[in-house]
Context: one part of a larger RNA
RNA sequence: UUGGGCGUAAAGGGUCUGUAGGCGGUUUUUCGCAUCUCCUGUUAAAGCCCGAGGCUUAACCUCGGAACAGCGGGAGAGAUGGAUAAACUAGAGGCCGGUAGAGGCGAGCGGAAUUGCUGGUGUAGGGGUUAAAUCCGUUAAUAUCAGCAAGAACACCAGAUGCGAAGGCAGCUCGCUGGAACGGUCCUGACGCUAAAAGACGAAAGCGUGGGUAGCGAAUGGGAUUAGAUACCCCAGUAGUCCACGCCGUAAACGAUGGAUGCUAAGCAUUGGCAGUAUCGACCCUGCCAGUGCUGUUUAAUUAAGCUAACGCCUUAAGCAUCCCGCCUGGGGAGUACGGUCGCAAGACUAAAACUC
Numbered sequence: 001u002u003g004g005g006c007g008u009a010a011a012g013g014g015u016c017u018g019u020a021g022g023c024g025g026u027u028u029u030u031c032g033c034a035u036c037u038c039c040u041g042u043u044a045a046a047g048c049c050c051g052a053g054g055c056u057u058a059a060c061c062u063c064g065g066a067a068c069a070g071c072g073g074g075a076g077a078g079a080u081g082g083a084u085a086a087a088c089u090a091g092a093g094g095c096c097g098g099u100a101g102a103g104g105c106g107a108g109c110g111g112a113a114u115u116g117c118u119g120g121u122g123u124a125g126g127g128g129u130u131a132a133a134u135c136c137g138u139u140a141a142u143a144u145c146a147g148c149a150a151g152a153a154c155a156c157c158a159g160a161u162g163c164g165a166a167g168g169c170a171g172c173u174c175g176c177u178g179g180a181a182c183g184g185u186c187c188u189g190a191c192g193c194u195a196a197a198a199g200a201c202g203a204a205a206g207c208g209u210g211g212g213u214a215g216c217g218a219a220u221g222g223g224a225u226u227a228g229a230u231a232c233c234c235c236a237g238u239a240g241u242c243c244a245c246g247c248c249g250u251a252a253a254c255g256a257u258g259g260a261u262g263c264u265a266a267g268c269a270u271u272g273g274c275a276g277u278a279u280c281g282a283c284c285c286u287g288c289c290a291g292u293g294c295u296g297u298u299u300a301a302u303u304a305a306g307c308u309a310a311c312g313c314c315u316u317a318a319g320c321a322u323c324c325c326g327c328c329u330g331g332g333g334a335g336u337a338c339g340g341u342c343g344c345a346a347g348a349c350u351a352a353a354a355c356u357c
Base pairs, nucleotide, nucleotide: 004328005327006326007311008310012325014201015200016199017198021194022193023192025088026087027086028085030083031082033081034080035077036076037075038074039073040072041071042070043069049065050064051063052062053061054060091191092188093187094186095184096183097182099180103177104176105175106174107173108172109171110154114150115149116148117147118146119145120144121143125136126135162169163168206247207246208245209244210243211242215241216240220236221235222234223233258324259323260322261321262320263319266295267294268293269292270291271290272289273288274287275286276285306313307312330357331356332355339350340349341348342347
């Protein structure tokens, strides 16, 4: 390579948009490129295969026959793929209607708590720990009351909740803005799916410039513990955490499960929409669509889906199928070296071999 695979054994790209490419709904016309059938030429001989024959047999040799497949020419078929022309509405998109939501961005506002400062009351302790000590406190702490200031985060509601492509998103109000489900079945008429390259987004930490800094807190200092203690515990505390702009581009970026479409028992809960029933009206109840979860198919026995090595998955599949992309191929060396691209740097991406078991 042919194959076989990717939840946990090696293996799904962090996510999305989208170019080339690959693949693609229903009906009809024409073409006959692919495709199929037949005829013919050619593809030296030898060889392979089959049948005879010759060396005592065999190997070997001789004779005859057959054959796949390729290419050229000719005749035909018209299903399927393709092309062409025309049409359709079940895919896709648009329009209209009301709806839910921590979706995003910006601005403003709020209360609780914490810390600091000022003032009052009050007096000797407070804090911390298994126990202590460092530490704070008679220049009046801790406690308590009133006021002021600052920064950061938003208790309860809160849920197996919701939204978002993922990362992620939670006090309240306003402005701007993206997407979705449902209902109507009005319009377009395959406009679709996937996606190498490319582009955009991308937690935390980190970097640059300028701000900000209450609490927390790498580093660091001190106190303990200990044989030691560059730790765990305690007292402090810088960077950082926050904001603006610019980089970085990685995570157990996880559902360790790529995307799309169709099909394959149910039951329960919950979110959103619609319809029906009922009602004065609403709730309840029933049904449909879309989402989020759970139980469940070799059950006590007979019969009784599937998959999986097992665990488990099971209409949100890891079942049954199709299409496209990414990735894997023993362990270590190694996600390293070298080279290249990107980056201010840290480093990221791409990515071996010798050797060894």
Background:
This is a predicted structure of a 357-nucleotide part of an RNA (small-subunit ribosomal RNA, central domain) from a Patescibacteria group bacterium. Model confidence (mean pLDDT): 81 of 100. The source organism's lineage runs through Bacteria and Bacteria candidate phyla. The sequence was found in a public genome assembly.